[in-house]
RNA sequence: CCUCGCGGGAGAGUUCUCACGCUGCCAGCGUGAGGCGCCGAAGGAGCAACCUCCCCGGAAUCUCUCAGGCCCAGCGACCGUGCGGG
Numbered sequence: 001c002c003u004c005g006c007g008g009g010a011g012a013g014u015u016c017u018c019a020c021g022c023u024g025c026c027a028g029c030g031u032g033a034g035g036c037g038c039c040g041a042a043g044g045a046g047c048a049a050c051c052u053c054c055c056c057g058g059a060a061u062c063u064c065u066c067a068g069g070c071c072c073a074g075c076g077a078c079c080g081u082g083c084g085g086g
Stems, first nucleotide, its partner, number of pairs: 001085002004082005013036001015035009037070003043066001044064003050058002
């Protein structure tokens, strides 16, 4: 430094409209589609701090939101740790 295992791990609407389904009694829940709003820590892209005195090269936790996400869950950059390998 790398694979894998374990532990930790955030943010943003459970908003509006329509359709369907369920429960039940006029409301609630779920799914799908559309609208507006929003988040960034899978990935991607951009600048370039930085690595480093120069060239080449690499390049972010910054920026953009294409993708992804905005109840929970899941994912999750990153941190710690263990076996193994280089």
Molecule: Glycine riboswitch aptamer
Organism: soil metagenome